[in-house]
This record gives sequence, structure tokens and C1' cells, in this order.
RNA sequence: GAAACAGGCUGGCCUAUCGUUCCGGGUUUUAGAUUCGGGAAGGAAAGUCCGAACAGCAAAGAGCGUCAUGCUACCUAACGGGUAGGGGAUUCAUUGGAGACGGUGAGUUCACAGCAAGUGCCACAGAAAAUAUACCGCCUUUUGGUUAUCCGACAGGUAAGGGUGAAAUGGUGAGGUAAGAGCUCACCGCUUCUCAGGUAACUGUAGAAGGCAGGGUAAACCUCAUGAGCUGAAAGGUCAAAUAAGUUCUGAUUUUCUGCUUGCUCGGCAGAGUGCUUUGGCCAUCAGAAUGGGUAGAUCGAUAGAGGUUUUGAGCGAUCAAAACUCCAGAUAAAUGAUAGGUGCCGCAUUAAGGUGCGGAACAGAAUUCGGCUUACAGGCCUGUUUCUUUU
Repeated sequence: GAAACAGGCUGGCCUAUCGUUCCGGGUUUUAGAUUCGGGAAGGAAAGUCCGAACAGCAAAGAGCGUCAUGCUACCUAACGGGUAGGGGAUUCAUUGGAGACGGUGAGUUCACAGCAAGUGCCACAGAAAAUAUACCGCCUUUUGGUUAUCCGACAGGUAAGGGUGAAAUGGUGAGGUAAGAGCUCACCGCUUCUCAGGUAACUGUAGAAGGCAGGGUAAACCUCAUGAGCUGAAAGGUCAAAUAAGUUCUGAUUUUCUGCUUGCUCGGCAGAGUGCUUUGGCCAUCAGAAUGGGUAGAUCGAUAGAGGUUUUGAGCGAUCAAAACUCCAGAUAAAUGAUAGGUGCCGCAUUAAGGUGCGGAACAGAAUUCGGCUUACAGGCCUGUUUCUUUU
């Protein structure tokens, strides 16, 4: 210097004319019209995946079920989010050791409670994948052939060597053995306890004891801990209008039935005749269902907030505190635009240069609001990693 990958910021601006819409003021014939001033679509407005504010149910509860989360500490209104740390895996560089195996630094990544509670699964290959096992091989007794230390048969021992596999009774080295094996020892690893450091997860050139649970898998069933009321702005209110006291059916009228409370059960709460009658029933009330007809406009919720900007202080950081300044869409078939000029960015051509000319600009549009996560994005800038090249 180039390329690739990952992450972050940005992704237009100014003026004029006309237009749309909201808010505030003035004039007016106050339906309306006109005029002045101010504002008007994002970093994701997308997805609807999490969390909450807010509203309604409703004055609570218990059990079972269902679902979610899962290293530690801190931040936050909260979160499955963020920050920092710990541990595992892994790449590169460097370094200690005979070796097994470690140390240091930088980067990447983890759906990171538990497999010594239980039940499952691990294809194929392989002797054998757990109540483990003996294919090749090694050793021994007896025995046959036989020059033998060789070949074969029966029986016994073996799991160090080889093979299969992602994984095969922890590993390296030495001793020991008929041949082997934690069989013994040293070291490494592992388990338990103590000590020291750390808020903690954990750490250790620390000490002691132990030959030591075969390995993986829980986005396998499951176990443990913590938590979760439901619905959702078409949530919910207020006012106006209309409702042929329309018709029919079902249950009940307080030891009964109906409705509400997540999916169920229990429990709880609310509502409903001191009616008449010739006992056939009638009327009324509460709850629900069907059919038929009528009305259907306005307004609140609705944008002043867990708000934004700047400065100072505390903190490794996320963030917190204080002070000052500030208001940046509010529609309801849904407005937030069009034209012209200039300018900024990118590309091409041309010029010695300055400049000139031409062309281009991604993903994409609020609908109750906010904090996160995920996805999309032409071009430009910044940071980091890897590779290549050049110079020194």
C1' cells in the first nucleotide's frame, strides 16, 4: 500500500414559490373564509421476539398443571438486555520440561445449574460402547511333529503392544512380572479436607490424605433453584341518537341455578318472588341463546415523558448525581409534498493544475408510549484481525 472479514458512525444541506396538516393569535358574514407565526416520518419507523408504563377484569387465596430463566457481581422501571470479571474450548506467537503436561501475551467463541438421583441414546466399524469385552498378539503347563529359540492342539493367564472408532478400565517414565496390569514408586491429572487471597464465581510453584467415579449427551426425558394472574389502544371512558314496553326458547328463583376469578379442582364474590292459583298453570325477576327491526355522530385516551441537549463530578465500565437550557408529528382512510436554483458526497470523461461537463445516490414511511433483541442497507469515514506485496 492492496484485499478479505468483524464492529461502530453517517447516509444530505440552504434559499425561493406554491401546496397539505396540527398548534397559537387576529379579522370576519363566526357554517365557513382569510391572514400572521411556529412545528411536521427512522436508524431501523420493519419483525411482533422479550420487558414495562397505562387501562379493564377484581377485594384476596390454596393445590395440581403449563411455561420461562440458569457461572459471579454490578447497572436498570424491568428484561431472555447491558458492563466488568471467572471458567471451558480453540487459533497464533513465545517459553519451561526427558516426557506426560504446563507458563505468558493477543484474538475468537460458549444455550456456562446438575450425568455419583433415576431412565434413555451413542449409527456404521469393532471382540466389545457397560452387568463390558478378547480379533491379531504376548506368556505358561501338558502334548504331537521336530535340529531349534520353530509349527500345531487342549487348558489357563493377560489387556502393556497392534487394529476399529468421535470416544475402548486416566497419562508419562522407571521398577517389577512367566507375560502383563496402579501391581509398586516418582511426576502430571482427578477426588476430598485444611490454609491463604478474592464481595463472589473461583484462584494457588501452599499443605495433607486417597489408587481414583470408563467417556459423551440434559435446545434428551428428568432433577434442583428462581419466577410468571389474564387481556390488550379494535385496551378502555364520556356525551348524543335510536330501540315496533317486538317475538320465541332454556335454566333458576336461596338445601337451587347462573355469571366472574389463566388450563383444571377447591375456595371466594355477585345476582335472582314472603306473588296468584281451580295444582293444569299464570305473572314477575336474574342469567343466557335465537330471530326481527331501529340508531351509529362527537369527544377523551393521544403525546411534558423511566424525555432530550450541554457542562461538572463519581465509577475500569454499563451507568448514576447535580446544574443550566429546551419542547422536536399527532393523523383517523390516515397529512409530513412538488418545482427551480445553489451546494455537499460518489462515479466517469477531460485539464499540467485549478477547473469544466455528464450521470448517480441504498434499506426504507409514524398510528398509545418507552427500554432492548433480531433482520435489511448503495456509498463514505473510523477501529481491529488475517493474508499478500513493496521499501527500510

This is a predicted structure of a 392-nucleotide RNA (Bacterial RNase P class A) from a Cytophagales bacterium. Lineage of the source: Bacteria > Pseudomonadati > Bacteroidota > Cytophagia > Cytophagales. Model confidence (mean pLDDT): 76 of 100. It matches the Rfam family "Bacterial RNase P class A". From the family's description: Ribonuclease P (RNase P) is a ubiquitous endoribonuclease, found in archaea, bacteria and eukarya as well as chloroplasts and mitochondria.